[in-house]
RNA sequence: GGGGGCAUAGCUCAGUCGGUAGAGCAGCGGUCUUUUAAACCGCGGGUCCGGGGUUCGAUUCCCUGUGCCCCCACCA
Numbered sequence: 001g002g003g004g005g006c007a008u009a010g011c012u013c014a015g016u017c018g019g020u021a022g023a024g025c026a027g028c029g030g031u032c033u034u035u036u037a038a039a040c041c042g043c044g045g046g047u048c049c050g051g052g053g054u055u056c057g058a059u060u061c062c063c064u065g066u067g068c069c070c071c072c073a074c075c076a
Base pairs, nucleotide, nucleotide: 001072002071003070004069005068006067007066010025011024012023013022019056027043028042029041030040031039049065050064051063052062053061
């Protein structure tokens, strides 16, 4: 330099053709227990990496930037 993948909750990840976002774990509250833990019940938590475009409507499609990973080439 060329090509590809990923970026969504604190963490690990879903999200089928565009219709407005979810699970597990963690956290918080409660029940139980002498207490903790476990178990069970409930709750909250997100400018969907940034910017622009298309659209009535974008996490999803297009362009671009940033970060991380992989492959190829070049130099040494």
RNAcentral holds the sequence, with entries from ENA.
A computed fold for a 76-nucleotide RNA from a Planctomycetota bacterium, annotated as transfer RNA.
Rfam family: tRNA. The family's RNA type in Rfam is transfer RNA. From the family's description: Transfer RNA (tRNA) molecules are approximately 80 nucleotides in length.
Lineage of the source: Bacteria > Pseudomonadati > Planctomycetota.
Its mean pLDDT, the model's own confidence on a scale to 100, is 81.